[in-house]
Context: one part of a larger RNA
RNA sequence: UGACGGGGGCCCGCACAAGCGGUGGAGUAUGUGGUUUAAUUCGACGAUACGCGAAGAACCUUACCAGGGCUUGACAUCUAGCGAAAGCCAUGGAAACAUGGAAGUACCCGGAAGGGAACGCUAAGACAGGUGGUGCAUGGUUGUCGUCAGCUCGUGUCGUGAGAUGUUGGGUUAAGUCCCGCAACGAGCGCAACCCUCGACGUUAGUUGCCAUCAGGUAAAGCUGGGCACCCUAGCGUGACUGCCGGUGAUAAACCGGAGGAAGGUGGGGACGACGUCAAAUCAUCAUGCCCCUUACGCCCUGGGCUACACACGUACUACAAUGGUCAGGACAGAGGGCUGCGAAACCGCGAGGUGAAGCGAAUCCCAUAAACCUGGCCUCAGUUCAGAUUGCAGGCUGCAACCCGCCUGCAUGAAGGUGGAAUCGCUAGUAAAUGCAGAUCAGCAUGCUGCAUUGAAUACGUUCCCGGGCCUUGUACA
Numbered sequence: 001u002g003a004c005g006g007g008g009g010c011c012c013g014c015a016c017a018a019g020c021g022g023u024g025g026a027g028u029a030u031g032u033g034g035u036u037u038a039a040u041u042c043g044a045c046g047a048u049a050c051g052c053g054a055a056g057a058a059c060c061u062u063a064c065c066a067g068g069g070c071u072u073g074a075c076a077u078c079u080a081g082c083g084a085a086a087g088c089c090a091u092g093g094a095a096a097c098a099u100g101g102a103a104g105u106a107c108c109c110g111g112a113a114g115g116g117a118a119c120g121c122u123a124a125g126a127c128a129g130g131u132g133g134u135g136c137a138u139g140g141u142u143g144u145c146g147u148c149a150g151c152u153c154g155u156g157u158c159g160u161g162a163g164a165u166g167u168u169g170g171g172u173u174a175a176g177u178c179c180c181g182c183a184a185c186g187a188g189c190g191c192a193a194c195c196c197u198c199g200a201c202g203u204u205a206g207u208u209g210c211c212a213u214c215a216g217g218u219a220a221a222g223c224u225g226g227g228c229a230c231c232c233u234a235g236c237g238u239g240a241c242u243g244c245c246g247g248u249g250a251u252a253a254a255c256c257g258g259a260g261g262a263a264g265g266u267g268g269g270g271a272c273g274a275c276g277u278c279a280a281a282u283c284a285u286c287a288u289g290c291c292c293c294u295u296a297c298g299c300c301c302u303g304g305g306c307u308a309c310a311c312a313c314g315u316a317c318u319a320c321a322a323u324g325g326u327c328a329g330g331a332c333a334g335a336g337g338g339c340u341g342c343g344a345a346a347c348c349g350c351g352a353g354g355u356g357a358a359g360c361g362a363a364u365c366c367c368a369u370a371a372a373c374c375u376g377g378c379c380u381c382a383g384u385u386c387a388g389a390u391u392g393c394a395g396g397c398u399g400c401a402a403c404c405c406g407c408c409u410g411c412a413u414g415a416a417g418g419u420g421g422a423a424u425c426g427c428u429a430g431u432a433a434a435u436g437c438a439g440a441u442c443a444g445c446a447u448g449c450u451g452c453a454u455u456g457a458a459u460a461c462g463u464u465c466c467c468g469g470g471c472c473u474u475g476u477a478c479a
Stems, first nucleotide, its partner, number of pairs: 001479002003476003007473007015463002019427005026318008034309002042053002064304007073127001077126002079123005088101005107116003129293002132291003138287002140282003143278001145276001150189006156165003169180003195270004200238007209228003214225003241264001244258005320420001324379007336367003341360002346355003386417001391412007433455007
């Protein structure tokens, strides 16, 4: 100087407390361990692994296994020879591939001969190739402490020196934020602000958006003329600064209350992550040193596996019902996506879906009926008109192909489950909880993920305690 203490002081955080809803019990989905297997490819392991890499394993992907093949190779550059290229057909085969056959074409230079480019085949070797090893050789990227308020430097001063001071102290703040004091005076990286978005108003613009007034029109409808006032769209600007008032304070910084205001003290949300820590993660995104393989640890193909199943754990979904289930009728979003695409109306089907083809590269058309909600009827507390697992049959869709191993529909079947022990998690407001919708990936496949809106709470006395963190101080036989 640090680190540590079941030392002290001060202070924060959904850390506790106060509340609301969960997990832990059931069934299923999914990931992991274990076990099994020819293979169940690999990585990730307290917090910071486990719906994680994977924004989507039937083939492919695919790295794993079995079998069938190749050896200058699936891919790159170079040399020589052949063919005017690829490609097409037949046979064998699971395919890769092998064998045979037919046909005879394109680009550039040139009158032609010929040459060149590109492509294929053959030969030889230089080499290719490796998702083989090492993340404890590395770059890059990332997680975490933590959006915590810290981490440092120059000069000066003090100390023999390691170092100290500044950065400590009195207040204050979300903040090393600011004020005052002070052997310090300044500065840098962080904080804040600048950026995006939501919230108010003004202005510009008025189609594909809108409809107040006028006219026409309908079963109904901005449907038509017309208009740009309103809504909206998207450019520009204004607006919030403790600016104003009162009080407290040290006359300071600031704090408390108030006014005005759409918004008030960082207005809400996002992006943004200091010096560093964990030899943290990643050699399987990529790059890369070294080591290793080279008729194989490389490459092609078919089939299988990654989907196994006495079990254990994590994360979710659906429930256990009456604040409910079911039937009928009625209402209201936002944000997205669409040409190998979204696909309307109409018709067929109980339905998944099919036929159909209008419109739309989209403020125009489509996906697209939002659902919880409201109104009425039935159910009357039951393992039920709760719950829907499992299983049988019949179908639909995608795709070369749904056996291993997809999703969906109809009929039938109707399991566990009556609110979950010890323990444990999230959340402070348009939040929790509840409700649906969209998107990425994607032929198909979503209870996952990322967004979007609708309905919309309870509680916070407080900081004694648990956990994590910041500053000062103290002890130490630790570094």
Molecule: small-subunit ribosomal RNA, 3' major domain
Organism: metagenome